RNA sequence: UAGAAUCUUCGGGGCAAGGUGCAAUUCCUUACCGGUGGUAUAGCCCACGACUCUCUGCGGAGACUGAUUCGGUGAAAUUCCGAAGCCGACGGUACAGUCCGGAUACGAGAAGAUGAAG
Numbered sequence: 001u002a003g004a005a006u007c008u009u010c011g012g013g014g015c016a017a018g019g020u021g022c023a024a025u026u027c028c029u030u031a032c033c034g035g036u037g038g039u040a041u042a043g044c045c046c047a048c049g050a051c052u053c054u055c056u057g058c059g060g061a062g063a064c065u066g067a068u069u070c071g072g073u074g075a076a077a078u079u080c081c082g083a084a085g086c087c088g089a090c091g092g093u094a095c096a097g098u099c100c101g102g103a104u105a106c107g108a109g110a111a112g113a114u115g116a117a118g
Stems, first nucleotide, its partner, number of pairs: 001118001005114006017029003031098002033088002035048004043086002052063004068084005090101003
């Protein structure tokens, strides 16, 4: 110099106000939120994770996997600026992205410590 391997920590946010109703943070008006890596700074471009389903020798493997346009600047932006839109697992409950639950779970990954061979 390099970074095999081991370990530690971290690692998802959000219904304010009003209406109807016996009952709704679930309906209606309206409000609010945006995991990880890549790339000109991204919920809606590409990739991944999670959820759900199937199989399993329980190590894992596979399936599924939402949503954006227009204008401007620029060498470069579906990422910035302006405008108007759109999307959001499963179980419970008056129909839920936001409440409760599986979950003190899982996790893409991030930071740090030690540090082999060469």
Molecule: FMN riboswitch aptamer (RFN element)